[in-house]
Molecule: transfer RNA
Organism: subsurface metagenome
RNA sequence: CGCGGGGUGGAGCAGAGGUCAGCUCAUCGGCUUCAUAAGCCGAAGGUCGUGGGUUCGAAUCCCACCCCCGCUA
Numbered sequence: 001c002g003c004g005g006g007g008u009g010g011a012g013c014a015g016a017g018g019u020c021a022g023c024u025c026a027u028c029g030g031c032u033u034c035a036u037a038a039g040c041c042g043a044a045g046g047u048c049g050u051g052g053g054u055u056c057g058a059a060u061c062c063c064a065c066c067c068c069c070g071c072u073a
Stems, first nucleotide, its partner, number of pairs: 002071006010025004018056001027043005049065005
């Protein structure tokens, strides 16, 4: 240099064009307990790596760039 995969709340992931951006863990509040843990209920937290394009509509498709992982020379 070239090729492939990935970038989505604090962490790990799902979501493959449309009315919900969701799941698990973590955090916070409540219930329960003598207390803690576990369990149950609830809440907060994301403008989906950046910038353009396509479309009535983009996390999702296209282009460029940035970053991470791997392969090849």